[in-house]
RNA sequence: AUGCGCAAAUGGCAAACCAGUUCGAAAGGCUGGGACGCAAAACCAUGGAUCUAAGGGACAUUCGUCCUACGACCGCCAGGCUGCCGCA
Numbered sequence: 001a002u003g004c005g006c007a008a009a010u011g012g013c014a015a016a017c018c019a020g021u022u023c024g025a026a027a028g029g030c031u032g033g034g035a036c037g038c039a040a041a042a043c044c045a046u047g048g049a050u051c052u053a054a055g056g057g058a059c060a061u062u063c064g065u066c067c068u069a070c071g072a073c074c075g076c077c078a079g080g081c082u083g084c085c086g087c088a
């Protein structure tokens, strides 16, 4: 440097769920608990998927209904980028 994660070791992260939070319109985020899992479950919304629909638009007499991402999600799949330990 390349490939690999069968075996070892030291550490790391933390799903569901619960509590909190004048962060947010919501989805979701954040904090604490928790532990299903994870060798990139570090980071980047670039493409697709998915979630939400404030704003905008369409319809409607009203209550409302529908469409839409510039919002969210990288622990859905690709892609990019950096990296620990060991093995070959």
Stems, first nucleotide, its partner, number of pairs: 002088004012038002017033005023028001036075001043080002046078003050072002055068005
Molecule: c-di-GMP-I riboswitch aptamer